[in-house]
RNA sequence: GCCGAGAUAGCUCAACGGUAGAGCAUCAACUUCGUAUGUUGAAGACGAAGGUUCAAUUCCUUCACUCGGCUCCA
Numbered sequence: 001g002c003c004g005a006g007a008u009a010g011c012u013c014a015a016c017g018g019u020a021g022a023g024c025a026u027c028a029a030c031u032u033c034g035u036a037u038g039u040u041g042a043a044g045a046c047g048a049a050g051g052u053u054c055a056a057u058u059c060c061u062u063c064a065c066u067c068g069g070c071u072c073c074a
Stems, first nucleotide, its partner, number of pairs: 001070006010024004018054001026042005047063005
């Protein structure tokens, strides 16, 4: 330099263009003499900037980052 893949909650992962979810973790309440377990509830995220669209995590472009492969050209 070229090609491919990836990025979403604190962590691990979903989500064929139509209200962003789950498990674990965190917090609160209930339960208990207390702790743990259990039940209920709460908070918490789409890498950045543009474009297409009535509507974008999703499609397109650029940039930055991570991983893998190829190349050693100027």